[in-house]
A computed fold for a 63-nucleotide RNA from Chryseobacterium indologenes, annotated as transfer RNA. Its Rfam family is "tRNA". It is annotated as a transfer RNA. About the family: Transfer RNA (tRNA) molecules are approximately 80 nucleotides in length. The RNAcentral record of the sequence draws on MGnify. Lineage of the source: Bacteria > Bacteroidota > Flavobacteriia > Weeksellaceae > Chryseobacterium.
RNA sequence: UUGUAGCUCAAUGGUAGAGCACCGGUCUGUUAAACCGGAAGUUGAAAGUUCGAAUCUUUCCAG
Numbered sequence: 001u002u003g004u005a006g007c008u009c010a011a012u013g014g015u016a017g018a019g020c021a022c023c024g025g026u027c028u029g030u031u032a033a034a035c036c037g038g039a040a041g042u043u044g045a046a047a048g049u050u051c052g053a054a055u056c057u058u059u060c061c062a063g
Base pairs, nucleotide, nucleotide: 001063002062003061006020007019008018009017014051022038023037024036025035026034044060045059046058047057048056
């Protein structure tokens, strides 16, 4: 210094999202492409502050 979805990454202390991938549908002679929709998260672990923590503080773990 980094740790958030399978991967790459966002998110001002106030409903955790996007792209790719995956699944389903439309289309097509078939596949792909395109379009529409869906699922997927103990935000590394534990504690503290706060009405409220991915976000601030402490310790630990991993790189």